[in-house]
Context: one part of a larger RNA
RNA sequence: GAUGAACGCUGGCGGCACGCCUAAAACAUGCAAGUCGAACGGGAAAUAGAAUAGUAUUUAUAUUAAUUUAUUUUUAGUGGCGGACUGGUGAGUAACGCGUGAAUAACCUGCCUAAGACAGAGGAAUAGCCUUCAGAAAUGAGGGGUAAAACCGCAUAGGUUGUAAGCUCGCAUGGGCUAGCAAUUAAAACUCCGGUGGUCUUAGAUGGAUUUGCGUCUGAUUAGCUAGUUGGUGGGAUAACAGCCUACCAAGGCGACGAUCAGUAACCGGCCUGAGAGGGUGUACGGUCACACUGGAACUGAGAUAUGGUCCAGACUCCUACGGGAGGCAGCAGUUAGGAAUAUUGCACAAUGGGGGGAACCCUGAUGCAGCGAUGCCGCGUGAAGGAAGAAGGUCUUCGGAUUGUAAACUUUUAUCGAUAGUGAAGAAACAAAUGACGGUAACUAAGUAAGAAGCCCCGGCAAACUAUGUGCCAGCAGCCGCGGUAAUACAUAGGGGGCGAGCGUUAUCC
Repeated sequence: GAUGAACGCUGGCGGCACGCCUAAAACAUGCAAGUCGAACGGGAAAUAGAAUAGUAUUUAUAUUAAUUUAUUUUUAGUGGCGGACUGGUGAGUAACGCGUGAAUAACCUGCCUAAGACAGAGGAAUAGCCUUCAGAAAUGAGGGGUAAAACCGCAUAGGUUGUAAGCUCGCAUGGGCUAGCAAUUAAAACUCCGGUGGUCUUAGAUGGAUUUGCGUCUGAUUAGCUAGUUGGUGGGAUAACAGCCUACCAAGGCGACGAUCAGUAACCGGCCUGAGAGGGUGUACGGUCACACUGGAACUGAGAUAUGGUCCAGACUCCUACGGGAGGCAGCAGUUAGGAAUAUUGCACAAUGGGGGGAACCCUGAUGCAGCGAUGCCGCGUGAAGGAAGAAGGUCUUCGGAUUGUAAACUUUUAUCGAUAGUGAAGAAACAAAUGACGGUAACUAAGUAAGAAGCCCCGGCAAACUAUGUGCCAGCAGCCGCGGUAAUACAUAGGGGGCGAGCGUUAUCC
């Protein structure tokens, strides 16, 4: 000098930041991922109408019932897109994990953009629903019937694969283009008539994947390690290369330039310090990685081996009719525990951004805000000017006085902040209109009172600042040197002084 700090004493206001560093301990409760009726068939409600039947009667009206048509609203289920983003944490990891520079002629890429081509003709189901049954529940089983942009064939196209031919290029394996033959393989409609979608191919963009050079803590009181191990061939698997997997063959591969083992640790941009070199560190913000009660596994999908998905095993908690079930805050709040220690079970989608939708809109504990905390940084205030009878009081005294001290009183004056009252935003933009959580906040104005606002540490030397009393190697102080045993500037108290100031000191850690 610095800190995600804590502790002691003290504490007026504002702005901007920051706030479980410990138990990756356990979690009550609420919320954090939905949306689309312009994909689909049903259900429900409302309104309007039609014909039928009944009732009342003034015989052409009213009303009721079931049926049916249309419109509007709504939505359990099927289906689509999104739940792989956002948000959290740092347990593991000494590794191509990260950083940086390359490579992919060894790769993938939903939504988006551009271009080209296309959408022909069919089929069989299933949920919802009805019904029967099982179960305490979670939920499940059988039967019947139904729709689609759900599912499945057929046609055609381009593509892909195989085969073999030609042209051409290169950077080693090789790459690109083109004709033939064979195999395989597409599509979906809705509409408010404006559009919105669907399939294939090519290219782009974006996002990812893999490989690789270099760098990346400590220990030799860890010296040898390794059998899918190192390489080859055949086969398989993958988006793709590869012992990635497998069968066979060979016996290799790594290591004092530190392998292996053990310990510790997420990495970086940065941050702190320092003249720099360097040293330390990785909180907040940004990038990457890993994890989601513990361990394992795959499914779906463009993308996951998936935090608020599935399955299995385990520990724990809860429900149970004892047969069986349910759960996962390292999301936001909040609780218990641990700890020196770390906040509200708040408001709003108004803005920015994200998901769905044609849109209206819905969802969004992301985010924007507010609350709490002197935790930090910065700013402001607690008054200003005058004022000597140098008041009183205190302290010291050589008893003359000195000092506190222009300090106070007193006079004049101002009004930042606070309190009161009034006016009152920007942030709002997307066609017009409408739309503000914050918030009656910020800001401005008015009247009005010095009123409501100062402490903490130190005073032997280092190191700015001295006297008195008490104590008497006691009580105590102390960062180091050291003070204290009767004249203590070093203990305690008082007066005075020094330093910093809404803080000041101490402790811890780093330079």

Small-subunit ribosomal RNA, 5' domain from an uncultured Eubacteriaceae bacterium, 511 nucleotides, folded computationally.
The full RNA is in RNAcentral, with records from Greengenes.
Rfam family: Bacterial small subunit ribosomal RNA. Its family is annotated with ribosome and structural constituent of ribosome in the Gene Ontology.